[in-house]
Molecule: glmS glucosamine-6-phosphate activated ribozyme aptamer
Organism: Thermomicrobiales bacterium
């Protein structure tokens, strides 16, 4: 370095579900239909995003729909505030700012996504799930302008 296999794993916009909506089967009923049982099916679509800890809040950005993306439950990398450890052109505290790419605000530009929806093809009795093909976004994402701030003290050169 190359080939086979076997695991895992692509790493919370995540899981989950007793309320709701839907199927199916048994029940009931001449029938439309529906009571109750029972066994399932939907139930938020990506893109960014982590020093560690504790408390509080209950968490960026868009697609999409006119809606069950209804309700509700747990969690969570966002926000405040306190501590810890780190970074900010020689140490060393203090004060600020920020988080390993390590200072804030504003402005401008830029890129890229899945669902939906269309084809195709597969699982299911069904409700609906899954493959692959094909478009598009916005941000605190990337890039660039612009102003702001970049301090005091001691020591050492």
């Nucleotide at each position: 370095a190359g080939g086979u296999u076997c695991u895992u794993u692509c790493c919370a916009g995540c899981g989950c579900c007793g309320g709701g909506a839907c199927u199916c089967g048994c029940u009931c009923g001449g029938a439309g239909g529906u009571u109750g049982c029972g066994a399932g099916u939907c139930g938020a679509c990506g893109a960014g995003g982590u020093g560690g800890a504790a408390g509080c809040c209950g968490a960026u950005c868009g697609a999409a729909c006119u809606a069950u993306u209804c309700g509700g439950c747990g969690g969570a990398u966002g926000g405040c505030u306190u501590c810890c450890c780190g970074g900010c052109a020689g140490g060393c505290a203090c004060a600020g700012c920020c988080g390993u790419g390590a200072u804030g605000a504003c402005c401008g530009g830029c890129a890229c996504a899945a669902a939906c929806c269309g084809g195709c093809g597969g699982g299911g009795u069904g409700a609906c799930c899954c493959g692959c093909c094909g478009a598009c976004a916005a941000a605190c994402g990337c890039c660039g302008g612009c102003u702001g701030a970049g301090g005091u003290g001691c020591c050492a050169a």